[in-house]
Molecule: c-di-GMP-I riboswitch aptamer
Organism: Geosporobacter ferrireducens
RNA sequence: AAAUUGUAAAAGUAAAGCCAUUGAAAGGUGGUAACACAAAGUCGUGAGUCUAAGUCAUUUUAUGAUAGGAUAGCUGGGUUGCCUAU
Numbered sequence: 001a002a003a004u005u006g007u008a009a010a011a012g013u014a015a016a017g018c019c020a021u022u023g024a025a026a027g028g029u030g031g032u033a034a035c036a037c038a039a040a041g042u043c044g045u046g047a048g049u050c051u052a053a054g055u056c057a058u059u060u061u062a063u064g065a066u067a068g069g070a071u072a073g074c075u076g077g078g079u080u081g082c083c084u085a086u
Base pairs, nucleotide, nucleotide: 003086006083012037013036017032018031019030020029021028022027035073041079042078043077045076046075048071049070050069054066055065056064057063058062
C1' cells in the first nucleotide's frame, strides 16, 4: 500500500415516543431520547412500498385509478470513508 474480514480499540449515526414547526397527505426539519446500525456516509438511476393535492372516470358531494410527491433505517447498484486481529 492492497485485499479479505468485523475480534478488539478509538470514533460515528440516531429508531419509536414526546414537544415545536412545515406539508393536501405520505413525510420532512429542529430539540429531547436511544431501538438499532460495519457503511443506518452519500447519490432518487432500477425496483418495491407509502400518500393522492392535481387530473381522469363513475353507480356523484362519495368512491376508484394515477406520481411529476415521499421513503437511502426496504432493496439492487454507483461512489467515498475509520481501525488492522488475519